[in-house]
RNA sequence: GAGUUUGAUCCUGGCUCAGGAUAAACGCUGGCGGCGUGCUUUAUGCAUGCAAGUCGUACGGUAGUUUACUCUUCGGAGUGAGUGAGAGUGGCGAAUGGGUGAGUAACGCGCAAGUAACCUGUCCCUAAGUAGGGGAUAACUCUGAGAAAUCGGAGCUAAUACCUUAUGUGUUGGUGAGGGUAAGACUUCGCUAAUAAAGCCUUCGGGCGCUUGGGGAGGGGCUUACGUCCGAUUAGCUAGUUGGUGGGGUGAGGGCUCACCAAGGCGAUGAUCGGUAGCUGGUUUGAGAGGAUGGCCAGCCACACUGGGACUGAGACACGGCCCAGACUCCUACGGGAGGCAGCAGCAAGGAAUAUUGGGCAAUGGGCGAAAGCCUGACCCAGCGACGCCGCGUGAGGGAUGAAGGCCUUCGGGUUGUAAACCUCUUUUCUCAGGGAAGAAUAAUGACGGUACCUGAGGAAUAAGUCUUGGCUAACUACGUGCCAGCAACCGCGGUAAUACGUAGGAGGCUAGCGUUGUCCGGAUUUAUUGGGCGUAAAGAGGGCGUAGGCGGUUUUUCAAGUCGGAUGUAAAAUCUCCCGGCUCAACUGGGAGGGACCAUUCGAUACUGUUAGGCUAGAGGGCAGCAGAGGGAGGUGGAAUUCCCGGUGUAGUGGUGAUAUGCGUAGAUAUCGGGAGGAACACCAGUGGCGAAGGCGGCCUCCUGGGCUGCUACUGACGCUGAGGCCCGUAAGCGUGGGGAGCAAACAGGAUUAGAUACCCUGGUAGUCCACGCUGUAAACGAUGGACACUAGGUAUGGGGAGUAUCGACCCUCUCCGUGCCGAAGCUAACGCUAUAAGUGUCCCGCCUGGGGAUUACGGUCGCAAGGCUAAAACUCAAAGGAAUUGACGGGGGCCCGCACAAGCAGCGGAGCGUGUGGUUUAAUUCGAUGCAACACGAAGAACCUUACCAGGGCUUGACAUGCUGGAAGUAGGAACCCGAAAGGGGAACGACCUGUCAAGUCAGGAGUCAGCACAGGUGCUGCAUGGCUGUCGUCAGCUCGUGCCGUGAGGUGUUGGGUUAAGUCCCGCAACGAGCGCAACCCUCGUUGCCAGUUAAUUUCUCUGGCGAGACUGCCCCGCAUAACGGGGAGGAAGGUGGGGAUGACGUCAAGUCAGCAUGGCCCUUAUGCCCUGGGCAACACACACGCUACAAUGGGUGGUACAAUGGGUGGCAAUGGAGUGAUCCGGAGCAAAUCCUGAGAGCCAUCCUCAGUUCGGAUUGUAGGCUGAAAUUCGCCUGCAUGAAGUCGGAGUUGCUAGUAACCGCAUAUCAGCAUGGUGCGGUGAAUACGUUCCCGGGCCUUGUACACACCGCCCGUCACGUCAUGAAAGUUAGCAGCACCUGAAGUCGAUGGGCUAACCCUGGUUUCCAGGGAGGCAGUCGCCGAGGGUGAGGCUGAUGAUUGGGACGAAGUCGUAACAAGGUAACC
Repeated sequence: GAGUUUGAUCCUGGCUCAGGAUAAACGCUGGCGGCGUGCUUUAUGCAUGCAAGUCGUACGGUAGUUUACUCUUCGGAGUGAGUGAGAGUGGCGAAUGGGUGAGUAACGCGCAAGUAACCUGUCCCUAAGUAGGGGAUAACUCUGAGAAAUCGGAGCUAAUACCUUAUGUGUUGGUGAGGGUAAGACUUCGCUAAUAAAGCCUUCGGGCGCUUGGGGAGGGGCUUACGUCCGAUUAGCUAGUUGGUGGGGUGAGGGCUCACCAAGGCGAUGAUCGGUAGCUGGUUUGAGAGGAUGGCCAGCCACACUGGGACUGAGACACGGCCCAGACUCCUACGGGAGGCAGCAGCAAGGAAUAUUGGGCAAUGGGCGAAAGCCUGACCCAGCGACGCCGCGUGAGGGAUGAAGGCCUUCGGGUUGUAAACCUCUUUUCUCAGGGAAGAAUAAUGACGGUACCUGAGGAAUAAGUCUUGGCUAACUACGUGCCAGCAACCGCGGUAAUACGUAGGAGGCUAGCGUUGUCCGGAUUUAUUGGGCGUAAAGAGGGCGUAGGCGGUUUUUCAAGUCGGAUGUAAAAUCUCCCGGCUCAACUGGGAGGGACCAUUCGAUACUGUUAGGCUAGAGGGCAGCAGAGGGAGGUGGAAUUCCCGGUGUAGUGGUGAUAUGCGUAGAUAUCGGGAGGAACACCAGUGGCGAAGGCGGCCUCCUGGGCUGCUACUGACGCUGAGGCCCGUAAGCGUGGGGAGCAAACAGGAUUAGAUACCCUGGUAGUCCACGCUGUAAACGAUGGACACUAGGUAUGGGGAGUAUCGACCCUCUCCGUGCCGAAGCUAACGCUAUAAGUGUCCCGCCUGGGGAUUACGGUCGCAAGGCUAAAACUCAAAGGAAUUGACGGGGGCCCGCACAAGCAGCGGAGCGUGUGGUUUAAUUCGAUGCAACACGAAGAACCUUACCAGGGCUUGACAUGCUGGAAGUAGGAACCCGAAAGGGGAACGACCUGUCAAGUCAGGAGUCAGCACAGGUGCUGCAUGGCUGUCGUCAGCUCGUGCCGUGAGGUGUUGGGUUAAGUCCCGCAACGAGCGCAACCCUCGUUGCCAGUUAAUUUCUCUGGCGAGACUGCCCCGCAUAACGGGGAGGAAGGUGGGGAUGACGUCAAGUCAGCAUGGCCCUUAUGCCCUGGGCAACACACACGCUACAAUGGGUGGUACAAUGGGUGGCAAUGGAGUGAUCCGGAGCAAAUCCUGAGAGCCAUCCUCAGUUCGGAUUGUAGGCUGAAAUUCGCCUGCAUGAAGUCGGAGUUGCUAGUAACCGCAUAUCAGCAUGGUGCGGUGAAUACGUUCCCGGGCCUUGUACACACCGCCCGUCACGUCAUGAAAGUUAGCAGCACCUGAAGUCGAUGGGCUAACCCUGGUUUCCAGGGAGGCAGUCGCCGAGGGUGAGGCUGAUGAUUGGGACGAAGUCGUAACAAGGUAACC
């Protein structure tokens, strides 16, 4: 920086990504070279080989071997000289080098110091010395034990091994006297005591050693300031503990150790305990500050199978040494022994994972040696691994018909793509051949290595992958798949047109690599010192007092701790930066320079902070005088009201609710009057008022008591602010003990309501509410706003006080201090909002926050009588949760308005029968679609066949229809007759082809037709959720938007809201808006009036009628109302009056509304069938339900007779008159008419008459029968007529529909479709009403406003139990494992100490039989004992983990169950 919460917005806030790094691993791929690097896991176990030896110039001696001599049994033996492995004595080394990181939170490490408290082999410098003696012992020989390892006995021998003596430059101890220091350092001079040595080689010059000192270098020990992870759900720890004196111990200070004495020491600036961890230079990231890390290299530390211990030594408590204990492995003759790869290789195991049992000491370095030299898995090299970094290559130039192939395509083409082929060139690399280093310091010596490098030849030859391609994020198409398979870091893709899965082609990125995963930093200002916050997003503790701490007014002085500056030292090397150089460059590497934090020492400065001493008064406190107040505590006291008791009056109800009921009442209630009892609370005053730190405080009086405000002030002199822990106060509810109890009232009971009602409502009613004492300690304890101080426009109201002016005085007015509110500028804020009572500007201190859930939770601790409070996680899970504001939608929110919406009326439907449609059922099929309003007499303006799409059966396969290509055919295609068949279709003798050109000729060519075949046709098959077009609906509702401007961070707003008015966003006025568009209206058609012209079907310059063109109506005129407006009301005139009636006309959009079966169309599917043809059937079925109609139920009627008046339309395969037949349907017949000409009797009505209230002379269903018409055909299944039959039905429950005037209602007529069939549709005229007070309510709609947790928008959202599954977790009788400590027992090795009738060469003493022996001493060895002591055992506890029947809640999961708690007044406001 980006993505992700929303319909959109701003903010908060988390999650995720792009970058860099890596000791890495995995997947795919892999040409070369250089330089690096390689067990992060089991400090697991290890076979085998090697990794520390060397010195013969320290020593004795030997096997062997060479040579000379002697002897010989010829095998050999001995002697001398030379050489001499291996072993041994002795010296030095083995404490370095190399490995690892288990332990360690520590003076372990880092940095800076100290050591007057210390050591130091080898090396360097320097001083002095190196004399005389002695006794042993290994090797060796003999011998013994043992399986072995190994050990014993006897005897011989050497030394630079060991011992003694001398000397003492010196050193050390004791002691005396000086110098000297801060101090006991250091130093000078005496006395006294102790104390050294080793030789070897020699060219004879010397060299190497040895001893005692002094100094140096380098190395080490010890001590100290500072720094060095997490946890307080670890708060107290400590008996050698802290200090002293003395002894011991050490190289050295020290409780290091011991005896005694004292009672200290550490800790909130985090002791102790627990967890984790080697530390550093550095590395990595980051702008930096920081964060993370400590692999390679370098410094330090620690460790060496686990634990303990000492020995030797200059140095170890010792990786390749010793002793002991333990575990493990191996050998064994079972008696006993051996071992330690965290050295280099290597093996096994573990693991995602990490290499050769290589070469060489040539170089560098180390050990020994005088040296030659030997040893060196340190090291130098090589091998393996793309593990990392760096470099090179896989060719370069030309080459368009833009080849072929692939992919896509709108079929034109595009792309792969100059890419390839092809031509020319080059040879890094590769192969072969030749030459051939430096590294070597020299006389020799090179593992690497015939390597690097050079030269020549050959030939484009030997060499490209991987990831991605929806957004973030560079790069798109096709096919396959069809919420499947799969992808995915996040958001999210996939349910038949997927740029997101898989494949292909193309493209993009990087490149011998590419991608994924893990880890770290960054982005993340997301722990904020730099650099965040806390009214509502997470976050101010309920309030105060106050300890530590932090911070602190003004002025002078002192010091110089902080602070600032200079100098010196240090900050190892490597690393880093810059410059220069070496490998062809680079990586890599050499040289030079630079950089500094911190720290120490020292010198200076003194403004600020601090310190010292002193002053001041503006902060704070005090004094005096006033003032207000429900401030607190205690004690009294008052009236009203409720309830109860007693008495009177009085009679049948009362009470309660939306309506009831329970309840009370004839045993006298309610009501009313009088009297009494008792408890609780204090009407009016009363207020945006007052007081208090908060909680909170309200009748009146008295007492005690806290705080505040104002005015004056000659007092004190910074005494202040905040405040972790701590202490106190703290509504209600609750708890304990004892009282009290009128009213109210959890629980509980009853009555209602309800589907239920453990609720809301009602009647009762117990704790409790009240008092005293004690506990609890929490609230949405809120201003959701910590405290203090200072500063920063105003206006207004109110409570308390003061001053000034004025006045006789009170008021008024002005100013001022303290409180309580409202409005508001700047400023702040995400916005809302806050604004001197800040959420503004600053200072100081405290508390708190860091995504949502889990969780106001678990465990632990602590407080509490209990309830419970305080403190406070994790696993797991989600990609959000949230704040403010915006636009909508919605509300059982509000306001205004409209509509046949209600109301007022008229006629209906819903009941009956029938018709039609639909559902359902049935069926072989009952084709399909429509299905709330907005499907259901709808598509269908008309299913007997056809239609027809459905079913059964029979047939056809280039097809019923179109276009193209290839090939074939003369007795060919076809095909009357005839055969099969229900038809379609199949077969088929006779006969037998067409057109154009050509030819002797059906001879040839072409076309048509036909056959065969191929492309294809065809599909009412699917998807209306892929679509076009068309349509319905909200709704003929009055709305929907735009440009510019303005406002807002923004979504958006304004305009379009407001005041009026209208049918209307219609118009007027106002207004940060001004204009405009689509809608409204008008323009169009028609009806009504009229003028003119023209016309006609017998005629007519009237009329009527028809057609055309005009006129007329505009609130134009008058009065009134309103705002001088718009407009409204009334009136005149007029055929018509305020849009005159009707029609057409349907804004932006909504419903994934309807239609793939009207048509068109993408995609998919079928292709001898889902296509096509035919016959028959079905769409017409029928327990039932609904919808739309018709006919009725009758007398406003029915029957019969007579009689009157229309309009719209239609007509040649037609309409059909007059006439005739028939009861009639209808038939015969045909005038007239392609129509203002001909045809098409209107009915209700009116005039008579019968019927007289009945299931009827109502009603006509149903059925029988006889006919008619259409049509091939009337059975399934048409219409009509006559006669006969004569069902239900007596006006229709809940509910529901239409209609405001030529309307409803009633009446008929015409027409489309159509062979026939109309109760339906569309039109036409005739007769012709009633009612509208009004907008409370139902429904729908419009505008404004309000709330919202809704936005798929209330048919929304959403909560909890239960049931099922998965996961993590708490508790649990217990079981089990580990860790550390404590107490006691036992106790190895070993140091130290003690001990005695043990053993003992050197030195000393004594004695003796004197090459020696004996005794004693010193010293040594062994034994025994003691202290300590690893380990083991026992015990009681602690902590941590695993597991546990059962159990608790939690999270997630598909459409499960029950309810409806929350969001709107969420239907009882919500919440703590």